Overview: A computed fold for a 325-nucleotide part of an RNA from a metagenome, annotated as large-subunit ribosomal RNA, domain IV. Its mean pLDDT, the model's own confidence on a scale to 100, is 83. The full RNA is in RNAcentral, with records from SILVA.
[in-house]
Context: one part of a larger RNA
RNA sequence: AGGUUGUUAAGGAACUCGGCAAAAUUACCCCGUAACUUAGGGAUAAGGGGAGCUCUCGAAAGAGAGCCGCAGCGAAUAAGCCCAGGCGACUGUUUAGCAAAAACACAGGUCUCUGCUAAAUCGAAAGAUGAUGUAUAGGGGCUGACGCCUGCCCAGUGCUGGAAGGUUAAGGAGAGAUGUCAGAGCAAUCGAAGCAUUGACCCGAAGCCCCAGUGAACGGCGGCCGUAACUAUAACGGUCCUAAGGUAGCGAAAUUCCUUGUCAGGUAAGUUCUGACCCGCACGAAUGGCGUAACGAUCUGGGCACUGUCUCAACAGCCUGCUCG
Numbered sequence: 001a002g003g004u005u006g007u008u009a010a011g012g013a014a015c016u017c018g019g020c021a022a023a024a025u026u027a028c029c030c031c032g033u034a035a036c037u038u039a040g041g042g043a044u045a046a047g048g049g050g051a052g053c054u055c056u057c058g059a060a061a062g063a064g065a066g067c068c069g070c071a072g073c074g075a076a077u078a079a080g081c082c083c084a085g086g087c088g089a090c091u092g093u094u095u096a097g098c099a100a101a102a103a104c105a106c107a108g109g110u111c112u113c114u115g116c117u118a119a120a121u122c123g124a125a126a127g128a129u130g131a132u133g134u135a136u137a138g139g140g141g142c143u144g145a146c147g148c149c150u151g152c153c154c155a156g157u158g159c160u161g162g163a164a165g166g167u168u169a170a171g172g173a174g175a176g177a178u179g180u181c182a183g184a185g186c187a188a189u190c191g192a193a194g195c196a197u198u199g200a201c202c203c204g205a206a207g208c209c210c211c212a213g214u215g216a217a218c219g220g221c222g223g224c225c226g227u228a229a230c231u232a233u234a235a236c237g238g239u240c241c242u243a244a245g246g247u248a249g250c251g252a253a254a255u256u257c258c259u260u261g262u263c264a265g266g267u268a269a270g271u272u273c274u275g276a277c278c279c280g281c282a283c284g285a286a287u288g289g290c291g292u293a294a295c296g297a298u299c300u301g302g303g304c305a306c307u308g309u310c311u312c313a314a315c316a317g318c319c320u321g322c323u324c325g
Base pairs, nucleotide, nucleotide: 001320002319003318004317005316006315007314008313010311011310014309019306028050029049030048031047036041038145052067053066054065055064056063057062080304081303082302083301084300085299086298087296088295092104093103108143109142110141111140112139113138114137120129121128122127146291147290148289149288151221152220153219156218157217158214159213160212161211162210165209166208167207171203172202176198177197178196179195180194183190184189222240223239224238225237226236249283250280261277262276263275264274265273
C1' cells in the first nucleotide's frame, strides 16, 4: 500500500446518475390488520406484544415488577416496509460467454384456408407428417387474461365472386401472294397441275381490361376565408379538394420539436414525479383504444426505518505486496 472481515462519537443520504454497497427487518407464539378487488385476494398487509434470569401472587396455567438480553450446531441459514405512476394481465421463455426486459410465449379473441387420397409441409418419385385425426378437427395470419369498446373510407394494391364486351398463345382453318416448271409467244412477257416459301379474314382458354363485394385484408382518415352588443373565441356560414376527411377514449404521453409549455401538489429550493389544461411538430381504436384487482430480481418519483454512502475519517483481525534481518 492492497484485499477481506469487524467496530465506531455526533449527524443520518448531506454521498451518488441512482441509497450502488452496507446496515436494518427476519424463526416461533399471541393480538391486530386499510384502500382497492375479478370477492379468490390484498395479507406474514401495516402495526403491537412475548421469550432468558430474579422476586411477588398462584395448586397449576399464568399474571405483575425488576434486571438486560435473544440458545446450540455449522464453512455458511431466517421478509425491510409503505405511498403513487408507466409497461406487461398472470406462472412461464430468451441473446451458452456484456442485454432477463416493456422483448417471446400464453389462455382468450378474430380473420382465412381445408369435405378427407383434406388443406399445409418434406420428398424428381415411391412415400411420409398432418392423423390411426374428420370442421367442437387440422393448417396459416393478426391480436393477446378480464371489463367497456372497436368509428369513417373499397379510389389505389391484394383477395373473393362474375361473366356481356375488348385484348390474347399454341393449335385449327387457309383466301391470296411469290419462286420453280410443262406449255404459249419473234420478243417483252404470260403461265395449268404439282412442289416449295409465305400468309389475310375467321375459330380459339385462363389471365389482363371490365363489373361487383371485401378493412380483426395492405393501408388511408384535409385546406383556406369569414362570423356573436368590450375583447377574445367561434356553436354558425362560404369555398376548394378528396375514396373518406380521425368517431369514442386518451393526451407535453416509453409518443411534445418549441419545452424546464402553463397551472396546482410535494421540497427551504423539484429539467425528474403526480394531478390537470389541450396549442396532439408527429395519439387513436385487434400494426388494437381506454381502464383494471393480482403478479414482476421490471422502469420512474416520494416516504418511514436503517446505516461509514457521506460530513471525515479512525481503529482492529486475517491474507498479500514492499523494507530490514